[in-house]
């Protein structure tokens, strides 16, 4: 230096153009002598950044950050 993948909640991970969603965790209840499990509720996200594209963007494009991976 030159290809190709990735970035959504605290962690893992769907979602892939029409109001973001699950597990674990965490908060509070309930059961229990207790505690863990289990059962009912609840908080938590400007979807990495900055432009394009559309009526409409996490989502499709361009660059750019950060990070894996192969090639020199």
């Nucleotide at each position: 230096g030159g290809g190709c993948c990735c970035a959504u909640a605290g962690c893992u991970u769907a979602g892939a153009g029409g109001u973001g969603a699950a597990g674990c965790a965490c908060c509070u209840g309930g059961c229990u002598c207790a505690u863990a499990a289990c059962c009912a509720g609840g908080a938590g996200g400007a979807c990495g950044a900055u432009g394009g594209u559309u009526c409409g963007a996490c989502u499709c494009c361009a660059u750019c950050u950060g990070g894996g991976c192969c090639c020199a």
Record summary
A computed fold for a 72-nucleotide RNA from an Ardenticatenales bacterium, annotated as transfer RNA. Taxonomically the source falls in Ardenticatenales (Bacteria, Bacillati, Chloroflexota, Ardenticatenia). The sequence was found in a public genome assembly. Its mean pLDDT, the model's own confidence on a scale to 100, is 84. Its Rfam family is "tRNA". Rfam links the family to the GO term triplet codon-amino acid adaptor activity.